[in-house]
RNA sequence: AGAGUUUGAUCCUGGCUCAGAACGAACGCUGGCGGCGUGGAUAAGACAUGCAAGUCGGACGCUUGUAUUUCUGUAGCAAUAUGAGGAUACGGGAGUGGCGAAAGGGUGCGUAACACGUGGGUAAUUUGUCUGAGAGUUCAGGAUAAUUCGCUGAAAGGCGGAGUAAUACUGGAUGUGGAUAUUGGUUGGGAACAGCUGAUAUCUAAAGCCGGGGACCGCAAGGCCUGGUGCUCUUAGGUAAGCCCGCGACCUAUCAGCUAGUUGGUGAGGUAAGAGCCCACCAAGGCGGAGACGGGUAGCUGGUCUGAGAGGACGACCAGCCACACUGGAACUGAGACGCGGUCCAGACACCUACGGGUGGCAGCAGUCGAGAAUUUUUCUCAAUGGGGGAAACCCUGAAGGAGCGACGCCGCGUGGGGGAUGAAGGGCUUCGGCUCGUAAACCCCUGUCAUUUGUGAGCAAGUGUUAUUGUUUAAGAGAUGAUGACAUUGAUAGUAGCAAAAGAGGAAGCCACGGCUAACUCUGUGCCAGCAGCCGCGGUAAUACAGAGGUGGCGAGCGUUGUUCGGAUUUACUGGGCGUAAAGGGCGCGUAGGCGGCGCAGUGUGUCAGGUGUGAAAUCCAUGGGCUCAACCCAUGAAGUGCGCCUGAAACUGCUGUGCUUGAGUGCGGGAGGGGAGACUGGAAUACAGGGUGUAGCGGUGAAAUGCGUUGAUAUCCUGUAGAACACCGGUGGCGAAGGCGGGUCUCUGGAACGCAACUGACGCUGAGGCGCGAAAGCGGGGGGAGCAAACAGGAUUAGAUACCCUGGUAGUCCCCGCCCUAAACGUUGCACACUUGAGGUAGGGGGAUUUCACCCCCUCUGUCUCGGAGCUAACGCGUUAAGUGUGCCGCCUGGGGAGUACGGCCGCAAGGCUAAAACUCAAAGAAAUUGACGGGGACCCGCACAAGCAGAGGAGCAUGUGGCUUAAUUCGAUGCAACGCGAAGAACCUUACCCGGGUUUGACAUGUAACUGCUACUCCCAUGAAAGUGGGAUUCCUUCGAGGGUGUUACACAGGUGCUGCAUGGCUGUCGUCAGUUCGUGCCGUGAGGUGUUUGGUUAAGUCCAGCAACGAACGCAACCCCUGUGUCCAGUUGCCAUCAGGUAGUGCUGGAACUCUGGACAGACUGCCCGUUUACGCGGGAGGAAGGUGGGGACGACGUCAAGUCAGUAUGGCCCUUACAUCCGGGGCUGCACACGUGCUACAAUGGCCGGUACAAUGGGAAGCUUGGCUGCGAGGCCUGGCCAACCCCCAAAACCGGCCCCAGUUCAGAUCGGGGUCUGCAACCCGACCCCGUGAAGUCGGAUUUGCUAGUAACGGCGCAUCAGCUACGGCGCCGUGAAUACGUUCCCGGGUCUUGUACUCACCGCCCGUCA
Repeated sequence: AGAGUUUGAUCCUGGCUCAGAACGAACGCUGGCGGCGUGGAUAAGACAUGCAAGUCGGACGCUUGUAUUUCUGUAGCAAUAUGAGGAUACGGGAGUGGCGAAAGGGUGCGUAACACGUGGGUAAUUUGUCUGAGAGUUCAGGAUAAUUCGCUGAAAGGCGGAGUAAUACUGGAUGUGGAUAUUGGUUGGGAACAGCUGAUAUCUAAAGCCGGGGACCGCAAGGCCUGGUGCUCUUAGGUAAGCCCGCGACCUAUCAGCUAGUUGGUGAGGUAAGAGCCCACCAAGGCGGAGACGGGUAGCUGGUCUGAGAGGACGACCAGCCACACUGGAACUGAGACGCGGUCCAGACACCUACGGGUGGCAGCAGUCGAGAAUUUUUCUCAAUGGGGGAAACCCUGAAGGAGCGACGCCGCGUGGGGGAUGAAGGGCUUCGGCUCGUAAACCCCUGUCAUUUGUGAGCAAGUGUUAUUGUUUAAGAGAUGAUGACAUUGAUAGUAGCAAAAGAGGAAGCCACGGCUAACUCUGUGCCAGCAGCCGCGGUAAUACAGAGGUGGCGAGCGUUGUUCGGAUUUACUGGGCGUAAAGGGCGCGUAGGCGGCGCAGUGUGUCAGGUGUGAAAUCCAUGGGCUCAACCCAUGAAGUGCGCCUGAAACUGCUGUGCUUGAGUGCGGGAGGGGAGACUGGAAUACAGGGUGUAGCGGUGAAAUGCGUUGAUAUCCUGUAGAACACCGGUGGCGAAGGCGGGUCUCUGGAACGCAACUGACGCUGAGGCGCGAAAGCGGGGGGAGCAAACAGGAUUAGAUACCCUGGUAGUCCCCGCCCUAAACGUUGCACACUUGAGGUAGGGGGAUUUCACCCCCUCUGUCUCGGAGCUAACGCGUUAAGUGUGCCGCCUGGGGAGUACGGCCGCAAGGCUAAAACUCAAAGAAAUUGACGGGGACCCGCACAAGCAGAGGAGCAUGUGGCUUAAUUCGAUGCAACGCGAAGAACCUUACCCGGGUUUGACAUGUAACUGCUACUCCCAUGAAAGUGGGAUUCCUUCGAGGGUGUUACACAGGUGCUGCAUGGCUGUCGUCAGUUCGUGCCGUGAGGUGUUUGGUUAAGUCCAGCAACGAACGCAACCCCUGUGUCCAGUUGCCAUCAGGUAGUGCUGGAACUCUGGACAGACUGCCCGUUUACGCGGGAGGAAGGUGGGGACGACGUCAAGUCAGUAUGGCCCUUACAUCCGGGGCUGCACACGUGCUACAAUGGCCGGUACAAUGGGAAGCUUGGCUGCGAGGCCUGGCCAACCCCCAAAACCGGCCCCAGUUCAGAUCGGGGUCUGCAACCCGACCCCGUGAAGUCGGAUUUGCUAGUAACGGCGCAUCAGCUACGGCGCCGUGAAUACGUUCCCGGGUCUUGUACUCACCGCCCGUCA
C1' cells in the first nucleotide's frame, strides 16, 4: 500500500466481497509447564445455608463465672464440709449511654438531566471527628431501661406494679464570646451589600472519667496540686458537602407548536442556604425551526479499540462522579440519609402459624435454582495495606491480602542438540529411467531447561510488650509523652519462591489451508450425484475447487469457525466527493429569517493573534531510568493532555459605532423595438348547416374494400343566409416574457427589457430555508356555447385473433365566464448573482463614425440570439465569453439495483389525485460513455445462372439405387438443413462382414522376449469322426566343425488381440462459407483505454486489380502471375505413325524408296492494352487494325485469417476408460437384398424433330497375358468350337445419333416396356434365399405431370454413343473420363437467395435461431 467482481474487450460511475487490528467472548479439534492479568455481558429473575458492623467496663447500674485475699455464720474436737458479705485480678450476659453504622463493598434499573465533563460563582451556605487560637467547665433536680413481680399471646411480642445509675434527661447561674434589633466609623464592591471596628438593649453553654503526688486540711472519701482525656462557647484552617451559571456530548419533524405554579411581581412561610421551593393576591406572561413539546435509546467521564490523521465505535477490568438497594411512597434520627444488611405505610412474592397473627429482602462474599451460546471455590488469613471502636492492649473487617478453578487473554519456556547415505524399510508419484517424504529414521556422541524425586530454604516484619538511659511537661526523681538501646514476640500465602543433588531423551504437538484474491500440487474415488463456497464460482468421466491419501505452505500449546467494532471505504468527502448524459438543479418568480457583502477616515476590541498565569485528578498513552534471570507485569521522573478561565498586549483582517464617497444598486430625462399581459370592438378566407336554382347516378373511402351518403335527387355547381372555432401568405435557429407560454386588425389600460444623456439618492446590494403568487395539457364544479376535430362508444375492414394501426360515424371534451386541480421529457434533462479568461461568422434592437441629394454598402460600440472553434475542462460524448473554463457568495438535491415515488401517518383537494415519504424481503450487480463485431421487415454502392430472359428437367408413371420408418434371431456400423440420402461402398451369392444362430479353440489367426523340454518333430501323406472348423490316431522326415547353435513344436510366464466406448481428450485428412476478396503485421501517428489509422475517400477492376488523394510509410498471407491441358506457328526428331510430288511394286493394301503433310513429343515463338482513334489527372474504359488467338483466349491444379466443439477413434495413428476360456479367434448356415408406407438421386418412357426395317459415313480417351481377341465354323441369340495376332502409335476391343431409302398415320398404337410364364447361355466350390445375359411368349402404369423446385451464358445446355477403375461374375441405369451433333436467351438489378464495402440504430456479443415482457402451470 491494495485486490476480486458488471463487458467480447475498454474507460468511468457504483455497490458487494477479501487481506489487517481488536474482544469480559462462544463453538469445533487439540492440549506440557510457569508468571501476570481476567471471568454472570442474558433474568435490576427467585434465593436454602454461613459469613459481610461493630466497639468502648478509662461514661453507667445490674447479673454471673474463675482465681487470690479478707471478714463472718452453721455442722464438727479438728482436718474439713457448707453458706452469706467485702476487696482485688481476669472473664461471660443482656441493658442504659457514647462513637460508628451516611464509610467500605455491589449493581447500572432509572435518568437526555446542571446527571456527567470542563471552567467559574456562592456578597445565598453547612461541615461530626482533625489542626491552630481564645474563653469556660458552676449550682441543683426528677426520671427511665436493665432487674424483679403479675397479666396476656402459639409465636413475634405486648401491658401493668415495684425499683436503680450515668458523659442519658431537665432547670438555674456566669457570658470571654455569639445571635438579633437600633445606631456610628473605616475598607472594599458595578450594585443589593460585605469585611473589620465601636455603643446600647434583649437572648444564649457545659460532664465527667483515668492516673500521679510533697507540704497543708479532712475519720474517710477526698479537698488541694498536677498530668492526660472528655465536655461547652467562639474563631481561623483543613476536609467533605449543598446550591447557581457559561460551554460541551445520542437518534427522530412520518413529534410543530408547548405551558396554569405556567412566566413575573408583592407579602407571608420554609431551608444550612438563593429560588414558585410552598401559599395568598395581582399581572399575562414564558418557551420554540440555533428544534420547544413529544417519542425512542442510553448511566456520564478519565479512557479503551481502530485509524496516517481527522474521525468512527465502545464505556468490561482500574479510577472519578451520579443513580439504585424486592416494587412504590414517606419521614424520623443525625455533622452528614430521605438511609443496601434502620423505622413506618401500601403492593407483589416467599416462609412460619394454634388462622387470631407474624417474619423476610445476596445489584455484599461464597453458593443454589432458573433462563442462556456462555462466565469460577458454599476456600485461608487479618501476617501486610486500609477502615470502625477503644487511653491502650486489643476486638471487628467476604474491604483487603492470598490460594483454588477456566489456554479466557498477554508474556516466557519446553517437547532435545551434534554427527549420521546403503540416500534402509515403508508410503506417495512415475515418462518405469527414477523422483520424493529425507539427515528425516535407525545408529553413534552429548546436554539436562521444564516436569518427577530428595534435601535445603527466604524476603514481604513495620510494629507491639517488658525494661534501661535520656529530653519535655511538672513543685516533683509520680505520671504522661518523645528519642535511643537491650530482651521477648507477631506470616494467611507456604515448607511456597529460590538454591542444591539424583536419574534418564526419558513424560510433553497439534490445527488450518493449498482454483484466483492468497503462501502452498499431485494421485485415487465420485460423475450437476455426494458435496464445497468469504466474493468470483467449482462438480454433467481425465475435478490442483467435492471426498480420501501423499506432498507442500502457514501458525504453533494452540489452530480454525462464528459473532461484534474500527480499518481498507475519498462509500456522508472538515481534512477529502459530487449533480448536461452514470444517483442528483427545486416547474418559475417575489420575498421573510439566515448566510455573504463596494471605496475612505476615526473609534472600539467581538472574533483573531502574541506573551504570561491558573486549571486540565490519579491510572492509561509516549520518553527516559529502574525492579522481578528476560518479557508480560510493576516502580520513579519527565513530557503530553490539541480544552477552559484570568491578566497584559497588538489592531492588519472580521464584527460593532460614528462620519464621508460614487464605481455596485436605484431614480430621472430622451427617442426607438417587440405574437409581453388584460378588456372592448371588428375583418376576410375556409368548414358545416339551412333555403333556392342548375343537373343526374353515382358519391365517398382505401393497399384493396366495405360500413356510410344518394332517384324523397346526393356528389358537383351558382346565389343567399346562419353558426362557431382558428387566424393562410408575411414567418425568419426572427421577436417578447421569470417560467408556463404568446401570432388577423383597431382602440383603451398596463408590466418589463435594451440604448443614449449623466441631473439625483448614497451600499439602499446578492442569495434565499419556511411563506406567498404564477403555473401547458388533461381533469373536476356551476352557467353558457358547440362549426370543425374527437377519448369513450358503434359499425366496416385487416388478422390466427385485432378490445389496435386503416375507413364510416360519434359523445364528453376542445371555446367563453366564475371557481378548483398543481402535474409534465414543466428539458438547455445545465439554480441564481458577480468577476476574469484567445477568436471567426450570421442575425435582431439602439447609439456613434465615415459617406451621401437622401439612403444602402462599410467601420466602431452596447444589448439579445445562433453556428463553428482555441486554451482549459470532461470517463468519454462533448462544453467552449450565453462555459460543462477559472474563482467568490447563497439556495436546492444525490449516496448500489429492485421493492417504490409504493405502504402507513400527516397536510392539501369536491373528486381524480397531489406533497411529504419508509421498511421487510431480494439481487451482485443495476448503470454512463465509447470500441470491435453481429443483426435490422435502416440507408448508399457493388457482385453472383441470385432474379429476370431462355433451353432442358425434377415433382405425376414403371423400374434402379440410397435413406427414413416398419419388421426381424440379425436386418452390422457410420453420414442427418444448405454442406446426410447412386454418401464411406471404384462391385455384400461364400469370402468381404464388423451383425445373428449354432459348433469349436484359449499364449491364441498375428508380433517379440525369457525359461524348461523335445532331437525329430516342420513340410507332406493317410485313417477315423464331423456341416466345417476342429478333435483323436498313424506314416514319412533337418543341417552340423559333434561342443552346441539355428529352425520347429509343446508347456509355463511376460504378453497378444478387440470394427468395444469417447471425433466433446487428439493427430492427420476432409466438407462448408468460397476462388468470396478479403485477413493481418512492423514502425509511425491518433486515443487515458478497448481500439483506430494503414485497409477509409474519389475513380477503376474479375480482384485490397490498379491509379489519384490522404498521418501514414512499408510488409506478409490471399488475388493475379509462375505449373499442366488445349487453340497457331517455327525448329529438331521420323517408328510401330504419315503418303503430297516423283519412282518402283501388288489381285489389293503405305507395300518399298520418301521426310513434305497429318500425327507423335521435345525445344522455342506468340498477346504486352504493344499500335491507332476517342475519352481520362492517372489507372483504365470504348472502338479499330493486324493476328490462329485481344484485353484473365478456354479449361484445370491451386482454397488467406478464420467459422461451424461440422465429419471421421470403422482407413491408419493415438491419450484415457473397458473385455481377457472373451467384447479375442476359427468354422457352417443365415442376415446386410427383409416391405402397409414416406423422401432423395437417377434410368426408361408417354411418341411422328418419332418408332421399325434396310443401306451407308465419321471419333477420341483408354484397356489388354489366368488378358484383349482377329478370322473361320456353328447357334435366332446369349454363346460354343477351331485358328491367328499382340506384353502392343505395330495385334485386338472399337461408335451412335447424323445421312440415304422404305413402312407405320395419331391409336394406349408397329408408342412404352414393367410384370409374369417357359426355355437357355456364362462366371463361379456353389446362382434357393440372392447374379448377369439370351430367346419365345405375356404387354402393367404411362397421352408431358399440383403446389413447388433444379441445372445451364458457348463448343456451354441439350441429344448421341464410346472407354476405364472396382471385378471370377454382376444387380453400373452409379462414378470418372472421351469424342460426335450442337442451340436459345440476358431489357435490366425493383424484388427472392447468398456475398462484399461504407454508413446508421441497438438494451444483441452463445451475437435476431439474439434479447426480452406479461399471463398461466
Molecule: small-subunit ribosomal RNA
Organism: uncultured bacterium